[in-house]
RNA sequence: AUCUUAUCGAGAGCGGUGGAGGGAACGGCCCUGCGAAACCGCGGCAACCCCCGACGUAUCGGGACGGUGCCAAGUCCGGCAGAACUUUUUCUGGCAGAUGAGAU
Numbered sequence: 001a002u003c004u005u006a007u008c009g010a011g012a013g014c015g016g017u018g019g020a021g022g023g024a025a026c027g028g029c030c031c032u033g034c035g036a037a038a039c040c041g042c043g044g045c046a047a048c049c050c051c052c053g054a055c056g057u058a059u060c061g062g063g064a065c066g067g068u069g070c071c072a073a074g075u076c077c078g079g080c081a082g083a084a085c086u087u088u089u090u091c092u093g094g095c096a097g098a099u100g101a102g103a104u
C1' cells in the first nucleotide's frame, strides 16, 4: 500500500513546549490567541487483540499486566439511491472514511 472481515447514536483531559491552524477530501457548519496542529509528561475511557470461566460452539459473563485505538459536536452534518411526509424534516440502505484482527 492493497484485499478480507467486525465495529462505529456510549465513554474518557490536565499540564509543559509550541505559536496558527484544526475537524480525512469537497460543500456546509463548527472549534481555535480564554492558544490550533504537532511533540512530551502524567491521567483517563473502552475492551478489537489478549487472559480466565461458562457453553447450546452461535456466543455469553468476568479481567485489564501486555499490543493497538481513543479522550468537542452521531464518523459533527450532507452528497448517491429509496421510503414517509407536516415541503423540508425524519428514516433505511449505499459511497467514502476511521479503528482492530488476519492475509498478500
Base pairs, nucleotide, nucleotide: 001104002103003102004101005100006099007098008097013042014041015040016039017038021031022030023029026078027077028076043071044070045069048067049066050063051062052061053060054059075096080093081092082091083090084089
Predicted 3D model of a 104-nucleotide RNA (SAM riboswitch aptamer (S box leader)) from a Chloroflexota bacterium. The prediction has a mean pLDDT of 86. Taxonomically the source falls in Chloroflexota (Bacteria, Bacillati).